[in-house]
RNA sequence: ACGAAACUUCUGGAGAGACUUUCUUGAUUGUCGACAGCAAGAGAGAGAGCACCGAAGGAGCAAAUUCGACUGGAACAGCAGACGAAUAAUCUCUCAGGUAAAGGGGACAGAGGGCAAACG
Repeated sequence: ACGAAACUUCUGGAGAGACUUUCUUGAUUGUCGACAGCAAGAGAGAGAGCACCGAAGGAGCAAAUUCGACUGGAACAGCAGACGAAUAAUCUCUCAGGUAAAGGGGACAGAGGGCAAACG
């Protein structure tokens, strides 16, 4: 110096209960001459319960690979055997999160920006 990351902008982006129930609030409606009272009640919030999803995050794992020491072997072998350790995901778990539409979140992907140190 360059590259790709961290980071950032835009775009796309799945799955699964509009579940049951309790409490609070409550537009509005009915009754009434009108209020009050009573009844119903969209929406909102907070709990409990069962069912389900996997693509925030998190956790787990391999007969492969790498490393270690042991045994065999003419051999400090690049061979074989058994033992131990490390390491992964879109796999598995379902802690967390999520389960009408909208909104939000969203692994991952594409196009741009980006770069002090570390990495190549």

Background: The RNA shown here (Glycine riboswitch aptamer) has 120 nucleotides and comes from Brevibacillus fulvus. NCBI's taxonomy places the organism under Bacteria, Bacilli, Caryophanales, Paenibacillaceae, Brevibacillus. The prediction has a mean pLDDT of 77.